[in-house]
RNA sequence: AUUGAACGCUGGCGGCAGGCCUAACACAUGCAAGUCGAGCGGAAACAGGAAAGUAGCUUGCUACUUUUGCUGUCGAGCGGCGGACGGGUGAGUAAUACCUAGGUAUCUGCCCAGUCGUGGGGGAUAACAGUUGGAAACUUGGAUUAAUACCGCAUACACUCUAUGGAGAAAAGCAGGGGAUCUUAGGACCUUGCGCUAUCAGAUGAGCCUGCGUGAGAUUAGCUAGUUGGUGAGGUAAUGGCUCACCAAGGCGACGAUCUCUAGCUGGUCUGAGAGGAUGAUCAGCCACACUGGAACUGAGACACGGUCCAGACUCCUACGGGAGGCAGCAGUGGGGAAUAUUGCACAAUGGGCGCAAGCCUGAUGCAGCCAUACCGCGUGUGUGAAGAAGGCCUUAGGGUUGUAAAGCACUUUCAGCAGUGAGGAAAGGUUAGUAGUUAAUACCUGCUAGCUGUGACGUUAACUGCAGAAGAAGCACCGGCUAACUCCGUGCCAGCAGCCGCGGUAAUACGGAGGGUGCAAGCGUUAAUCGGAAUUACUGGGCGUAAAGCGCGCGUAGGCGGAUUGUUAAGUCAGAUGUGAAAGCCCUGGGCUCAACCUGGGAACUGCAUUUGAAACUGGCAGUCUAGAAUGCAGUAGAGGGGGGUAGAAUUCCAGGUGUAGCGGUGAAAUGCGUAGAGAUCUGGAGGAAUAUCAGUGGCGAAGGCGGCCCCCUGGACUGACAUUGACGCUGAGGUGCGAAAGCGUGGGGAGCAAACAGGAUUAGAUACCCUGGUAGUCCACGCCGUAAACGAUGUCAACUAGCCGUUGGGCCCAUUGGGGCUUGGUGGCGCAGCUAACGCGAUAAGUUCUCCGCCUGGGGAGUACGGCCGCAAGGUUAAAACUCAAAUGAAUUGACGGGGGCCCGCACAAGCGGUGGAGCAUGUGGUUUAAUUCGAUGCAACGCGAAGAACCUUACCUGGCCUUGACAUCCUUGGAAUUUCGCAGAAACGUGAAAGUGCCUUCGGGAGCCAAGAGACAGGUGCUGCAUGGCUGUCGUCAGCUCGUGUUGUGAGAUGUUGGGUUAAGUCCCGCAAUGAGCGUAACCCUUAUUGUCUAGUUGCCAGCGAUUCUGUCGGGAACUCUCGAGAGACUGCCGGUGAUAAACUGGAGGAAGGUGGGGAUGACGUCAAGUCAUCAUGGCCCUUACGGCCAGGGCUACACACGUGCUACAAGGGAUAGUACAGAGGGUUGCGAACCCGUAAGGAGGAGCUAAUCUCGGAAAAUUAUUCGUAGUCCUGAUACGAGUCUGCAACUCGACACCAUGGAGUCGGAAUUGCUAGUCAUCGCGAAUCAGCAUGUCGCGGUGAAUACGUUCCCGGGCCUUGUACACACCGCCCGUCACACCAUGGGAGUGGGUUGUACCAGAAGUAGGUAGUCUAACCGCAAGGAGGACGCUUACCACGGUAUGGUUCAUGACUGGGGUGA
Repeated sequence: AUUGAACGCUGGCGGCAGGCCUAACACAUGCAAGUCGAGCGGAAACAGGAAAGUAGCUUGCUACUUUUGCUGUCGAGCGGCGGACGGGUGAGUAAUACCUAGGUAUCUGCCCAGUCGUGGGGGAUAACAGUUGGAAACUUGGAUUAAUACCGCAUACACUCUAUGGAGAAAAGCAGGGGAUCUUAGGACCUUGCGCUAUCAGAUGAGCCUGCGUGAGAUUAGCUAGUUGGUGAGGUAAUGGCUCACCAAGGCGACGAUCUCUAGCUGGUCUGAGAGGAUGAUCAGCCACACUGGAACUGAGACACGGUCCAGACUCCUACGGGAGGCAGCAGUGGGGAAUAUUGCACAAUGGGCGCAAGCCUGAUGCAGCCAUACCGCGUGUGUGAAGAAGGCCUUAGGGUUGUAAAGCACUUUCAGCAGUGAGGAAAGGUUAGUAGUUAAUACCUGCUAGCUGUGACGUUAACUGCAGAAGAAGCACCGGCUAACUCCGUGCCAGCAGCCGCGGUAAUACGGAGGGUGCAAGCGUUAAUCGGAAUUACUGGGCGUAAAGCGCGCGUAGGCGGAUUGUUAAGUCAGAUGUGAAAGCCCUGGGCUCAACCUGGGAACUGCAUUUGAAACUGGCAGUCUAGAAUGCAGUAGAGGGGGGUAGAAUUCCAGGUGUAGCGGUGAAAUGCGUAGAGAUCUGGAGGAAUAUCAGUGGCGAAGGCGGCCCCCUGGACUGACAUUGACGCUGAGGUGCGAAAGCGUGGGGAGCAAACAGGAUUAGAUACCCUGGUAGUCCACGCCGUAAACGAUGUCAACUAGCCGUUGGGCCCAUUGGGGCUUGGUGGCGCAGCUAACGCGAUAAGUUCUCCGCCUGGGGAGUACGGCCGCAAGGUUAAAACUCAAAUGAAUUGACGGGGGCCCGCACAAGCGGUGGAGCAUGUGGUUUAAUUCGAUGCAACGCGAAGAACCUUACCUGGCCUUGACAUCCUUGGAAUUUCGCAGAAACGUGAAAGUGCCUUCGGGAGCCAAGAGACAGGUGCUGCAUGGCUGUCGUCAGCUCGUGUUGUGAGAUGUUGGGUUAAGUCCCGCAAUGAGCGUAACCCUUAUUGUCUAGUUGCCAGCGAUUCUGUCGGGAACUCUCGAGAGACUGCCGGUGAUAAACUGGAGGAAGGUGGGGAUGACGUCAAGUCAUCAUGGCCCUUACGGCCAGGGCUACACACGUGCUACAAGGGAUAGUACAGAGGGUUGCGAACCCGUAAGGAGGAGCUAAUCUCGGAAAAUUAUUCGUAGUCCUGAUACGAGUCUGCAACUCGACACCAUGGAGUCGGAAUUGCUAGUCAUCGCGAAUCAGCAUGUCGCGGUGAAUACGUUCCCGGGCCUUGUACACACCGCCCGUCACACCAUGGGAGUGGGUUGUACCAGAAGUAGGUAGUCUAACCGCAAGGAGGACGCUUACCACGGUAUGGUUCAUGACUGGGGUGA
């Protein structure tokens, strides 16, 4: 885009078309084929007339009865014509069909044009009347009668046959009119018309034959006996094996016979740019069929839809004896189905049959009815109208949108409605008159002209006019992308959607509803189907190295293609002409319906076929010539080319012997195995089999597989050179045929080594493996099979053309000649231009540009499988599907990630060291358990002395109990009151209740500000949920060196380049190079601290060299030198020197220096990753609670305790403990505070209160260390848990549940398994001090200083990281992906003892009706015969053919089948 459509929702009108696609299923009822009296005998019905009679009587009218074919007409019958057309359907049919172009051995009623006739006889028969049987349908026999019914005879121009003499064969009358003549009075006769016979020609229609074309399957390859042909005969309208007899053995087939499946064919229709593809409704042409099968009759025509006979199935009637029927005609019914209409009107028109005609018949046809089934047209109103109404929806609460939409105002009236007017479709026909023809005729008949008359189903027609009133007339689908159109609510992987991708798991533009929007519109969607897009079967117009796809390789048949030239031919080709290509349709152009759809005139077209005339370039045919292709001859060359025979040396193994002694062998390490019966080692001799080191090479040969010691024999091919010869002899190659690695098979040999299977030993969780020790088939030979490989260059064969450069191999030529160079040719390699390619890549050995022929491909899986065929001894090979299932499978390249891949490098990563953890006790956190509650969060590294820099109450979020409900807190409103303070009572308190005191500030005198109480509602409140809705903050990789951008270049693109490379660095740090050139975030530096310094500034609370005083203490006067302090500076930059390096960057060593190569430390954390952590810091969307999940209070809990883990403290002692003495810090804190001296207490502490807002006072006496004494290796004079007693301090309060001190108590523990952790220098280790939090509470955390080590060969390994490279089937990125069995469910399918259908072959039986042949039986009008009888015919019987039916046995196909095989899908 389309449809004979259907379904869902909806539905105003008209025009025009269409309407059982399924059950060729079965049919009730009515109708669809009759007509002619001008063929005939006639007269049942109707009407009229006449005659007779009867009755009424108005005496010529009505009614009735009888007779009469007299008239109009006409039932039934005989006869003629038509029922072969028209109408229906598509079952069958792949060719007895159709289409197109031809042919002729033919026929043709009615029709047209000629010609000749139409004479004279005969015998029957229906109807009718009577009769037999029967329920009926129907039927029996006898009598009578007519014809345009039937039959002889005569005639025969033409016709047919012929032996050329001849022979044969016909007819029918009827109607109208009529002057003369004749008459049996009927007519004859004449004429006109209609008929009839014969014949010729035409037209129309039909028959038969031929060429081309018209589906699928080769998993259908052979078919055929009347088969193919001939001769003769028969038969037919006619040719012909159409039939028969005889003869011959043919005919068809790979250009697809035969068989199977499917199917009416065409003009056309739909689609498409076209070529094509699909289709064959309506309309038109042809064919076939008429319940199923068979058959003939009649006829011009049938083997006959509304005819006959027979058989069968089905239905109906029946008196059970027997009969009837055929809607695939029009309506209609049932059934089937998703689905398809009225038991209508009319012959008015067009057409058909009959008829002289009028006319009759016509479900053909014309019309109407039903159906939005399709196409076309019209309408459902138009203008104005902002307060942008109300309502709805949304909202950021302002508004937006529906929306000029509505209302309102002003108009119009198509269509529908009502009323009226009113075409065209009508031409005929009849009658009258005139005229012409015919004729003897002014009759009749026919033609023409004129007048009159007169025919419409549709039809209440079309069209027109009037009336009234916006009045009666809008839906459907969609709105995530494709694809035009977006929001809210509900739902919560549910319900559902979905054409593909996909949507839905609590913020769904995707589900459902709503508002809004978009598209089409009396329709709109969905489903089904066809074509297109699809170049996705590629003729136009595709491919095959890696995506699917080159046969493993030759030879060669058919076929296809083919060098140069001359002549000829004209098959192909080209041009002209003629015929045909039906009409309709499509296209163009006119016309008619108001337009359009629709109808109609003309044209073009129908790309085709046939005939004919020409052309001769090209292809083909024929004939001739040529040498460039191809081949042969001659002379040479190289070679693991093939087959056969012989032979050689090295090595392994075995056997025999000698020497000789304990191991050998094997592995990552071992063991099995061999060996004292003498192995292994070594020497000598022998046996046997297999293979041929070095040479050896991207070297050679061969078609491929493949071929390797040497020699001989036989043999194939290739190449080179120069001539000669043949003269296109060529290329490819479906089928066919041959060769064809390894393994395997058969028979017979052989068997050294190796080695499937097998055995043993190891390894391992296991190890039916990898490793080891053995070892059989096999490997070898001969003969025969198999016929496959990643048989690969994943690249078929032949030929030609198209830049270069470098090797190598086989020849030839030239120059030079120790080596070299050039030209040419055949191979074999490496780069590479153009070009090609999706890219990778290919690139004269093409995957480039052309040409020839063959093979092959068409999404993945199922499956190279099943079934069938062929081959094979088997194994198996070859050919080769479908159901079902998925939305992908695949190629090449890119960026990452990953690798028990590679290279380079780094890090307390390992190593080298030192100290710990893991064992004990305790502290603390977590898990688990428990509990009314043990609040919550953090969970590998990167949770676990974490949030928490400090849970007795509070904190507190948890539990129990008691209370409050606008609330503890914020804003607004109303009312009242200052605020506030004090004292009672009840209670655990919250809170409840009572009493008292108190009347403030500003003021324009109205009131206002602040505070308190009560009330109402908006609201407050929530540590309730979601860190997977979020912001912010943080952890981690990682202080790792990375992460990016602009411009340019490059690639089809993703991307790349830069950022890679060579060096170097802690560093993408720097240098050099480079299609890159620059830049940014990171690194570094800038910042803080620490180490040095001074004729810098300043000296108090700090300092004191010199001077003085002194209470001897920098205490005081003084000093500004020193230390120190606060600032501002200086200093370090690879700056200098040597070496290395590319002369660079830099590295290394040195000097100087307090410090040397980022001096030490800190702060500083790129792009990003982990849906990492946090809704309980805070903020916040959504959801949830609202006399509670909010608020207040008391008590309890967070502190529990069979257990497990993490982090710490203290120890286990002598480098130590205890006692006593002596010495040296830094950095901090302090007014709700630090708190001195002095006094009390054993001590914690108490009392005290000087000083200090701090370089002044104070915390505050540092400890390890050191000096001296003691202990003597013990569970101790170690260790300190636990726990008794009696205390101190803080605090409202110390029971659950604080810290400290004193006396006594004195558990485990004697250096810690597997494993694991920190640290590279002022570091580890060890020692103490301070601070934050804090009323009190530290073994934790954060800081401070004192003493003060050991070790680093090095980067193989473990862990983590960086760069480059490589592979990848990964991209949620290796914690990835993914294979197979088993178990379960479902689906389709193969096999299967079989079973049941369909169809078909062969052989046989059977044989209705019919036709043909025969005929002894019966019957018989026409003709012959005087007769008997004959000819002919009918019936019967019989033969042949044959339908249905039957028997036997095959093929094929479908369904089904216990069981069974694999396959697919599934959380």
Predicted 3D model of a 1467-nucleotide RNA (small-subunit ribosomal RNA) from an uncultured prokaryote. Its Rfam family is "Bacterial small subunit ribosomal RNA".